[in-house]
Lysine riboswitch aptamer from Oceanobacillus bengalensis, 176 nucleotides, folded computationally.
Its Rfam family is "Lysine riboswitch aptamer". About the family: Riboswitches are metabolite binding domains within certain messenger RNAs that serve as precision sensors for their corresponding targets. Allosteric rearrangement of mRNA structure is mediated by ligand binding, and this results in modulation of gene expression. This family includes riboswitches that sense lysine in a number of genes involved in lysine metabolism, including lysC.
RNA sequence: CGGUGAGGUAGAGGUGCAUACAACAAUAGUAACGAGCAGGAGAAUGACAACGAUGAUUGCUUGUGAAAGGGUUGUUUGCCGAAGCAUAAUAAGGGUCAAACUUAUUAGAGCUGGUAUUCCUUUGAAUAAAGGGUGUACUGUCAUGCAGGGAAGUUGCGUGGAGAACUACUGAUCGA
Repeated sequence: CGGUGAGGUAGAGGUGCAUACAACAAUAGUAACGAGCAGGAGAAUGACAACGAUGAUUGCUUGUGAAAGGGUUGUUUGCCGAAGCAUAAUAAGGGUCAAACUUAUUAGAGCUGGUAUUCCUUUGAAUAAAGGGUGUACUGUCAUGCAGGGAAGUUGCGUGGAGAACUACUGAUCGA
C1' cells in the first nucleotide's frame, strides 16, 4: 500500500417492535345470583365423583348485576430478530383422569427485512383486532444491467437475494 473480515463496539430502516401503568368505549343489561310461573329427567367433549322428583337441562316474567382476553388515547421502559409464528418436550390451570384449550420455559440457529392492503382461513361478542397462507403496492439494505457523467460520488429506470444480514470504527489475518 492492497485484499479478506474472525471477534468487539456503535449505528440506520419507520404509521419500526415489544413491555408496564392510567382513563375511555364496547363486551352488556350479557354471564351469574335471587323470586315467581311452566315443564317433567337428566346436563356438561368422554368416563367417574358431586348435583337432580326437597324438581335437573330448558322456556317466560321480574330484581340485583359483573369480569377476563382483545381495542382506542396518553405516559413510561427496553430495544432494531427488535419481535412474531410453526413444531416438539416439560410444568401449571379448572372436582379427578383423558382429549382439547390457555399461560410459562426450553430446544434446534425451522419460517418472516419492514409497513399497508385484497381474498381465504383460525381465534374472538364483534363487520374491532390479532395469527397463518396467497397476491399487490410502498420502503430500507446489498449485488447487478442500462442511461446521464472522463472516473468516483450521485440520480433515474429495471432485475435478484436475505437479518447469522447491512454500514462505520476498532481489531485480526494474508500478500507485496